[in-house]
Model confidence (mean pLDDT): 77 of 100. A computed fold for a 361-nucleotide RNA from a Holophagaceae bacterium, annotated as Bacterial RNase P class A. Taxonomically the source falls in Holophagaceae (Bacteria, Pseudomonadati, Acidobacteriota, Holophagae).
RNA sequence: CGGGUGGGUCAGAGCGCCGCUGUCCGCGAGGGCAGAGGAAAGUCCGGGCUCCUCAGGGCACUGAGCCAGUUAACGACUGGGCGGAGUGAUCCGACGGAAAGUGCAACAGAGAGCAGACCGCCGAUGGCCUUCGGGCACAGGCAAGGGUGAAAGGGUGGGGUAAGAGCCCACCGCCGGACUGGCAACAGGACGGGCACGGCAAACCCCUCAGGGAGCAAGACCAAAUAGGCCGGCGUGCUCCGCAAGGAGUGAGGAUUGGCCCGAUCGAGCCGGCGGGUAGGUUGCUAGAGGUGGUUGGCGACAACCAUCCCAGAGGAAUGGCGCUCCACGACAGAACCCGGCUUACCGGCCCACCUCGGCC
Numbered sequence: 001c002g003g004g005u006g007g008g009u010c011a012g013a014g015c016g017c018c019g020c021u022g023u024c025c026g027c028g029a030g031g032g033c034a035g036a037g038g039a040a041a042g043u044c045c046g047g048g049c050u051c052c053u054c055a056g057g058g059c060a061c062u063g064a065g066c067c068a069g070u071u072a073a074c075g076a077c078u079g080g081g082c083g084g085a086g087u088g089a090u091c092c093g094a095c096g097g098a099a100a101g102u103g104c105a106a107c108a109g110a111g112a113g114c115a116g117a118c119c120g121c122c123g124a125u126g127g128c129c130u131u132c133g134g135g136c137a138c139a140g141g142c143a144a145g146g147g148u149g150a151a152a153g154g155g156u157g158g159g160g161u162a163a164g165a166g167c168c169c170a171c172c173g174c175c176g177g178a179c180u181g182g183c184a185a186c187a188g189g190a191c192g193g194g195c196a197c198g199g200c201a202a203a204c205c206c207c208u209c210a211g212g213g214a215g216c217a218a219g220a221c222c223a224a225a226u227a228g229g230c231c232g233g234c235g236u237g238c239u240c241c242g243c244a245a246g247g248a249g250u251g252a253g254g255a256u257u258g259g260c261c262c263g264a265u266c267g268a269g270c271c272g273g274c275g276g277g278u279a280g281g282u283u284g285c286u287a288g289a290g291g292u293g294g295u296u297g298g299c300g301a302c303a304a305c306c307a308u309c310c311c312a313g314a315g316g317a318a319u320g321g322c323g324c325u326c327c328a329c330g331a332c333a334g335a336a337c338c339c340g341g342c343u344u345a346c347c348g349g350c351c352c353a354c355c356u357c358g359g360c361c
Stems, first nucleotide, its partner, number of pairs: 001358001002356009012326007020035006037332001041343002044341005049215004054263001056262004061211005066080005081095001082093004096206002101204002103200002118146002120142003127136003154172006173195001174193003179188003219283004229274006237250005254266003290309008
């Protein structure tokens, strides 16, 4: 120099004229201040907030799944462990359990969850043959050698044997449990044991943890209008007080925002169908789990304290038009209650740190 990895930041700029939305000042004319994103997108998670009679218990269902932290919370983030990719900086992980059970794995192969004899090796005694060296085959023994396969009854070496085999031994592998380090996940070395216990749970399943529901079209208020219309089902019981109205107790149809059950509560009206009216205005609606700067603590995510700032609230939807100049020639792309994440899209510019098995000095 080239290439790569991790992080931060900008989001066309300036000037002039006219125009738009909110808010403030002003009697008015007019003026001041502010005015779309890093993803505003997807609606995938988590909440704030509002409403529903409890937000109770259980089943089903859904989601998460190593350890420790951060956070309002999460499936997010930070750090660590283990496993994997890369020369490396670094990156990825759907990361509890396979001796609880069920299931799956084509073909090849003798045999693929307790499973094997295709080619082979040995074959004493006994049998057959013999040139007397030995040969052949049966009963029987073997799984060490070869083959098939992605994977084959642990691996290498030695002893032993008829030939072999953890049969025995050494080392490794595997299992066990006392010890050490660490909050932990885990890691380690001394000791002992048997030579046995493959894979898939992103298969069903088991275990642990979390989960009431609906959502700003939530909700609140005001005004107006219609047909406080019609039909069907279930029920309006009993006791006491009271002249009555009514009150108390008990019972019961029904109701309690995903399904079912239990509890609890309310309970004389409720459930269902058809039809009609209104869909207008105000609010919710932006001062926040807020931004910025500093100090302290922490490896870090972040936390605490101090100071400072107000930074869109439209309502069929506000940023536009024209002219000039500059250069990085501008991609993806426009808030709609708000916030923390994740994912997806994307033209380029600048800055910092690190790596380099590329080239040169």
Of the family's consensus pairs, 95% are formed in the model. Rfam family: Bacterial RNase P class A. Rfam classes the family as a ribozyme.